Notes
A computed fold for a 79-nucleotide RNA from Novimethylophilus kurashikiensis, annotated as c-di-GMP-I-GGC riboswitch aptamer. Lineage of the source: Bacteria > Pseudomonadati > Betaproteobacteria > Nitrosomonadales > Novimethylophilus. Its mean pLDDT, the model's own confidence on a scale to 100, is 80.
RNA sequence: AUUGAAAAGGGCAAACCUGUCGUAAGGCAGGGACGCAAAAUUACCGGUCCGAACUUAGUGGAUAGCGGGAUUGCCGAGC
Numbered sequence: 001a002u003u004g005a006a007a008a009g010g011g012c013a014a015a016c017c018u019g020u021c022g023u024a025a026g027g028c029a030g031g032g033a034c035g036c037a038a039a040a041u042u043a044c045c046g047g048u049c050c051g052a053a054c055u056u057a058g059u060g061g062a063u064a065g066c067g068g069g070a071u072u073g074c075c076g077a078g079c
Stems, first nucleotide, its partner, number of pairs: 002077003011036002016031006034065001040071003044068003047063004054058001
């Protein structure tokens, strides 16, 4: 390179609840764990979702826990 069967130290945190921001999708904080070996980072490509303002049909926004790409990375196996 490749790989995640077993093990250890651990890490993240869906639904739901509370607070808060947002027109909304949704974000953030706390509680909570369905899951995750990249569920770390990144809207570059495709998908999905939103519609207040701009705009009159695509700009814009959201999603990285929908898939792909890119970048970085813990432990073990393996070499």